[in-house]
Context: one part of a larger RNA
């Protein structure tokens, strides 16, 4: 590099947006850059392939032939791709009405628990565990009644429900905001897809400043268990966990399945909306979006997938090439760090 791969064997960037590129509907005309067909010109000799000779053979050598990617030129074709002009309206956005929704920012606020102060009954336990101890109590605990405070998180609803690009998102309310749907076909008329770099977001820990600290709980510290226990289980307990702002840029960031598009039996659920029939609180038929189960073709090494494909195409882009060394050293880039990214050989088997 030619293949040939990427759900579980190696391998889809966490994800979007978007540059450059790479690739694009349906019809006219009009070019002739690609493209196709002719002619000529060049492709040097040797060599390589063919056919002949010549040295007793053959290595070698003569002769003749073909053959050669490609360049340059000219005549023409005009389907295809490009290019330029013109139109279309199904692809893509806009508008118009309409409903769903834990989509996001901000700000307000409601209660149950839970702790901790204050008070009141009230006594000897209470906690705790496989069993116990550490630990808390006669300075009054625990139980239990009012009060009061402070800080998280939001039982039920709740649902292989919904929403979002993805991480993620869930008590009420209110403000401002994205996006998807589903009708109407009004409006532009190809405005598209894909994305190397690049920009952006991106859970959990972690870091920096400054606030908060109720329950939880690395670290530590004590009981325990055990041959020992630097764990499991207990009592404590500090970062932390929440909040502003700024960092990091990682995850089994998972459908281990990349992104658009079109095609290809069904059935059965939820959920969002639309149309039509029937009609007594609704049924019945069909449409379009989304989310589940099962299942035929076909696909798979099998599991399995299967109209939400891993079937069948097309377009783009990332990735992979035995295992160990190793996602490491070096070196660069970023970072306050922690480290992250990008990435190898010797060796080895």
């Nucleotide at each position: 590099c030619u293949g040939g791969g990427c759900g579980u064997a190696a391998a889809g960037c966490g994800c979007a947006c978007g540059u450059a590129g790479g690739c694009g509907g349906c019809g006219a005309u009009c070019u002739a850059a690609g493209u196709c067909a002719g002619g000529g010109g060049u492709g040097a000799a040797a060599g390589c392939c063919c056919g002949g000779g010549g040295c007793u053979c053959a290595a070698c050598c003569c002769c003749g032939g073909a053959a050669u990617a490609g360049c340059c030129u000219u005549u023409g074709a005009g389907a295809c791709u490009g290019g330029a002009u013109u139109g279309c309206u199904u692809g893509a956005a806009u508008c118009c009405g309409g409903g769903a929704g834990a989509g996001g920012u901000g700000a307000g606020u409601g209660g149950a628990a839970u702790u901790c102060c204050g008070a009141g009954u009230g006594u000897a336990g209470a906690g705790g565990u496989g069993a116990a101890a550490u630990u808390c109590g006669u300075a009054g605990a625990u139980a239990u009644u009012c009060g009061g405070a402070a800080g998280a998180a939001c039982a039920c609803c709740a649902g292989u429900g919904g929403c979002g690009a993805a991480g993620g998102c869930g008590g009420c309310u209110c403000a401002c905001u994205g996006g998807a749907c589903c009708g109407g076909c009004a409006u532009u008329g190809a405005c598209g897809c894909u994305g190397a770099g690049g920009u952006g977001c991106g859970a959990a820990a972690g870091c920096g400043u400054g606030g908060g600290g109720a329950g939880c709980a690395a670290a530590c510290a004590g009981g325990a268990u055990u041959a020992g226990a630097u764990a499991c289980c207990c009592u404590g307990g500090u970062a932390g966990u929440c909040c502003a702002c700024g960092c990091c840029g990682u995850a089994a960031a998972c459908g281990a399945u990349g992104a658009u598009a079109a095609c290809u039996a069904g059935c059965u659920g939820c959920u969002g909306g639309g149309g039509c029939g029937c009609a007594u609180g609704g049924c019945g038929c069909u449409u379009c979006g989304g989310u589940g189960g099962c299942g035929c073709a076909g696909c798979u090494a099998a599991c399995g997938c299967a109209u939400u494909a891993a079937g069948u195409u097309a377009u783009c882009c990332g990735c992979c090439u035995g295992g160990g060394g190793a996602g490491u050293a070096c070196g660069g880039u970023c970072g306050c760090a922690a480290g992250a990214u990008u990435a190898a050989a010797a060796c080895u088997c």
Molecule: small-subunit ribosomal RNA, central domain
Organism: Sphingobium faniae